[in-house]
Context: one part of a larger RNA
RNA sequence: UGUAGGAGAAUUGAGAGGGGCUGUCCUUAGUACGAGAGGACCGGGACGGACGAACCUCUGGUAUGCCGGUUGUCACGCCAGUGGCACACGCCGGGUAGCUAUGUUCGGAAGGGAUAACCGCUGAAAGCAUCUAAGUGGGAAGCUCGCCUCAAAACCAGUUCUCCCGAAGCCAAAAUGGCUUCCAGAAGUCCCCUUGUAGACGACAAGGUUGAUAGGCAGGGUGUGUAAGAUGGGUAACCAUCUCAGCUGACCUGUACUAAUCGGACGAGAGG
Numbered sequence: 001u002g003u004a005g006g007a008g009a010a011u012u013g014a015g016a017g018g019g020g021c022u023g024u025c026c027u028u029a030g031u032a033c034g035a036g037a038g039g040a041c042c043g044g045g046a047c048g049g050a051c052g053a054a055c056c057u058c059u060g061g062u063a064u065g066c067c068g069g070u071u072g073u074c075a076c077g078c079c080a081g082u083g084g085c086a087c088a089c090g091c092c093g094g095g096u097a098g099c100u101a102u103g104u105u106c107g108g109a110a111g112g113g114a115u116a117a118c119c120g121c122u123g124a125a126a127g128c129a130u131c132u133a134a135g136u137g138g139g140a141a142g143c144u145c146g147c148c149u150c151a152a153a154a155c156c157a158g159u160u161c162u163c164c165c166g167a168a169g170c171c172a173a174a175a176u177g178g179c180u181u182c183c184a185g186a187a188g189u190c191c192c193c194u195u196g197u198a199g200a201c202g203a204c205a206a207g208g209u210u211g212a213u214a215g216g217c218a219g220g221g222u223g224u225g226u227a228a229g230a231u232g233g234g235u236a237a238c239c240a241u242c243u244c245a246g247c248u249g250a251c252c253u254g255u256a257c258u259a260a261u262c263g264g265a266c267g268a269g270a271g272g
Base pairs, nucleotide, nucleotide: 001153005164006163007162008161009160010159011158015150016149017148018147021049022048023047024046025045026044027043033038051107052106053105054104055103059101060100061099062098066094067093068092069091070090071086072085073084074083075082076081111145112144113143118138119137120136121135165271166182167181168180169179170178171177183269188266189265190264191263192208193207194206195205196204213259214258215257216255217254218253219252220251223247224246229242230241231240232239233238
């Protein structure tokens, strides 16, 4: 820009893409078969490998400052307690959310249809025979539908529901026609702002006071591992008690305290 008015939702599926792998064991059954040795078809079940998708409950990884320990040095006047630097965490022990695999769950299918090779039925030409010439069955990991994803620019541009929008004048007189002016800026969308399940930016999604969108605060969870201070003990390092304490990013719930204020723009004339 188009999809013969504008708009918000929900859809159909022409078409396109993905997927389609395979092993071992048990059973049927030591059956059929076979002199024996050996040893099935068909059918049923279990467990795997590789590959793929999704996810984070579990097992782990990471987690740059969430908690703790600790060395050297400097600072906060000193002690104590803290902070800075030693990496763009000083080093070390742990670790929530998120992201992850080596972790977890699931997948290939079943089934329908038409077929290939091939196997048939009926059957002439050709009194026989013949699966074929007329007719008609069976038959593959392959084809097609089925499963997953995209999809109406599928220009034959589809379908359904809902919402929105005038007065006057002139010309024509056939109209639901054409033109002009004024007025109203509808439904709705965007800008703007708070954000994240989204994300390079656009976009997408959740919200904007009729509000839990983010921050704060409160409670909870999680992590760390028993804070500071005081008292007692020890010459001291240090230990014990108050104390499973103190602190706690991303997690959960609640709560308008703060910020989403106020606004602006686009968008018509019931439509060839």